Context: one part of a larger RNA
Molecule: small-subunit ribosomal RNA, 5' domain
Organism: uncultured bacterium
RNA sequence: AACGCUGGCGGCGUGCCUAACACAUGCAAGUCGAACGCGAAAGGGGCUUCGGCCCUGAGUAGAGUGGCGAACGGGUGAGUAACACGUGGGUGAUCUACCUUUGAGUGGGGGAUAACGUUCCGAAAGGAGCGCUAAUACCGCAUGACGUUCUGGGUUUGAAGACCUGGAAACCAAAGUCGGGGACCCCAAGGCCUGACGCUUGGAGAGGAGCCCGCGCCUGAUUAGCUAGUUGGUGAGGUAAUGGCUCACCAAGGCGACGAUCAGUAGCCGGCCUGAGAGGGCGGACGGCCACACUGGGACUGAGACGCGGCCCAGACUCCUACGGGAGGCAGCAGUGGGGAAUUGUUCGCAAUGGGCGCAAGCCUGACGACGCAACGCCGCGUGGAGGAUGAAGGUCUUCGGAUUGUAAACUCCUGUUGACCGGGAAGAAUGGAUCUCGCAUUAACACCGCGAGGUAAUGACGGUACCGGUUGAGGAAGCCACGGCUAACUCUGUGCCAGCAGCCGCGGUAAUACAGAGGUGGCAAGCGUUGUUC
Numbered sequence: 001a002a003c004g005c006u007g008g009c010g011g012c013g014u015g016c017c018u019a020a021c022a023c024a025u026g027c028a029a030g031u032c033g034a035a036c037g038c039g040a041a042a043g044g045g046g047c048u049u050c051g052g053c054c055c056u057g058a059g060u061a062g063a064g065u066g067g068c069g070a071a072c073g074g075g076u077g078a079g080u081a082a083c084a085c086g087u088g089g090g091u092g093a094u095c096u097a098c099c100u101u102u103g104a105g106u107g108g109g110g111g112a113u114a115a116c117g118u119u120c121c122g123a124a125a126g127g128a129g130c131g132c133u134a135a136u137a138c139c140g141c142a143u144g145a146c147g148u149u150c151u152g153g154g155u156u157u158g159a160a161g162a163c164c165u166g167g168a169a170a171c172c173a174a175a176g177u178c179g180g181g182g183a184c185c186c187c188a189a190g191g192c193c194u195g196a197c198g199c200u201u202g203g204a205g206a207g208g209a210g211c212c213c214g215c216g217c218c219u220g221a222u223u224a225g226c227u228a229g230u231u232g233g234u235g236a237g238g239u240a241a242u243g244g245c246u247c248a249c250c251a252a253g254g255c256g257a258c259g260a261u262c263a264g265u266a267g268c269c270g271g272c273c274u275g276a277g278a279g280g281g282c283g284g285a286c287g288g289c290c291a292c293a294c295u296g297g298g299a300c301u302g303a304g305a306c307g308c309g310g311c312c313c314a315g316a317c318u319c320c321u322a323c324g325g326g327a328g329g330c331a332g333c334a335g336u337g338g339g340g341a342a343u344u345g346u347u348c349g350c351a352a353u354g355g356g357c358g359c360a361a362g363c364c365u366g367a368c369g370a371c372g373c374a375a376c377g378c379c380g381c382g383u384g385g386a387g388g389a390u391g392a393a394g395g396u397c398u399u400c401g402g403a404u405u406g407u408a409a410a411c412u413c414c415u416g417u418u419g420a421c422c423g424g425g426a427a428g429a430a431u432g433g434a435u436c437u438c439g440c441a442u443u444a445a446c447a448c449c450g451c452g453a454g455g456u457a458a459u460g461a462c463g464g465u466a467c468c469g470g471u472u473g474a475g476g477a478a479g480c481c482a483c484g485g486c487u488a489a490c491u492c493u494g495u496g497c498c499a500g501c502a503g504c505c506g507c508g509g510u511a512a513u514a515c516a517g518a519g520g521u522g523g524c525a526a527g528c529g530u531u532g533u534u535c
Base pairs, nucleotide, nucleotide: 001531002530003529004528005527008381009380010379011378012377013376014374015373016339021337022336023335025334026333027332030068031067032066035065036064038062043056044055045054046053047052075292076291077290085216086215087214088213089212090211091210094209095208096207099205100204101203102202103201104200105199106198107141109139110138116131117130118129119128120127121126147171148170149169150167151166152165153164154163155162176197177196178195179194180193181192184191185190218264219263220262225255226254227253230252231251232250233249234248235247236246237245267289268288269287270286271282272281273280274279294315295314296313297312298311317328318327319326320325345371347370348369349368353367354365355364356363357362384414385413386412387411394405395404396403397402418476419472420471421470422469423468424467434456435455436454437453438452439451440450479524480523481522482521483520484505485504486503490519491518492517493516494515500507501506
């Protein structure tokens, strides 16, 4: 873990081990108007020739371009015996968006395109033509170095693709947005000054990732030979990067009894169980790594994928269809069918923690936090306490005297865990953010922005929950297995090798402590037994 009998409460955990079987439905990845252009309707009000028009709603809802995210988080263990994992190293063979730090820069132009309008095609999914428009979208130009490519020399080194110093030429940038403002220019917008967020290009860091190596890593020899990109070299291609990674040519190598190859089984570890230890077994929850995402293959985009909720192709399956053609992928959270001995709610909330986007307010978040179900596990508590001998009645046994159940009950006096009811409790979970004041920095500035201190007002899913107080009243709360020996615990009746028991030895054929029932006793206890599994 499951099953049988039984079942009062709480806390903390855990919960498809089987079909990586198929999935209805809902949700699980969005966000930014402080990048950009466009832009409704309902409703309300007014006018009206009753056709409609105007204002508001509202530059709102909304879709689109663009940016960042979607490679995280979440699931599963099919494959994998492998540098997959563990551990220790290497990278003189590498990359890195956001973040931190530190330099330099941010000049001047251009052409498009979606949305939109319009005309069409299609059953739908969708698609086509023409016309218009914007940008932090796209493309030239300028400037351009301690950058990149090429090249001379030097230093360190086992070895430069590292570092230093020269040379000539070539190549490569950028984007704005939002605040505030005294003087000056200006009709205004703005120029100008200034701050914040950005943008471009270098250096360094942090965190992340790629690649390589030593050692470790199950069973089988009733698997003994295996291998042609195979092993090495030269050159080239490719990659962020080394490398037969790929290709051309050349050589004939490489692995193996220290177990190659083949076959079987298996995700690996921290750890968990057991044990005095040495060991043995396991890898469920939690944490790290890996692999996979209907099956197989492929690339695109991007800093990062060969991408669970992206794209393309093929296949199986399911669904829609006007038969021409289309749509889909729960090993996300719930949930359904099926399989099975067997495993839960189609709940609540973003209040907390964390993540994405955003200047922020905030939005999203089945991560997460909670509640619910299940004695599935562990732990804790209760089912009353004290007194009470006519040793009551009843039951059972009996040698018929009695013994035992048994202080057990009744009865008396208490207690109030828990339960029920009533009341309190907006407890804690709260920090951050918003706003106001003061101070410090910044600045031409007493604006703005930033930092620090103090004040103010709000924000809780759980939940009227935990907890506290009161009232009530022993009231609602004990079972299961065993009793021949192993093994703690014995008698009676029934049965008669029957019915049955049984882990092993074995019981039962007329006096059964072994079957069945009863009384008694023993053990454990909200559990107790059985079965399975491990030591």